[in-house]
RNA sequence: UGCGGGAUAGAGCAGAAGUAGCUUAGCAGGCUCAUAACCUGAAGGUCGUAGGUGCAACUCCUACUCCCGCAA
Repeated sequence: UGCGGGAUAGAGCAGAAGUAGCUUAGCAGGCUCAUAACCUGAAGGUCGUAGGUGCAACUCCUACUCCCGCAA
């Protein structure tokens, strides 16, 4: 320098146009002599940044930032 992949809840990942979900962690409650395990509940996200298209964008397009890989 070129090409490809990735960035979404504290962590690990889905979701690929119609206002975002799973697991786990944390919190509260239940169960227990108690802890773990197990059960229930709520909370936690302006989807990397900025533009564009569109009635509507995490999703499509453009640029940029960062991470990983390949080539030189």
Transfer RNA from a Methanobacteriota archaeon, 72 nucleotides, folded computationally. Its Rfam family is "tRNA". Gene Ontology term of the family: triplet codon-amino acid adaptor activity. Rfam classes the family as a transfer RNA. The prediction has a mean pLDDT of 85. It was read from a public genome assembly.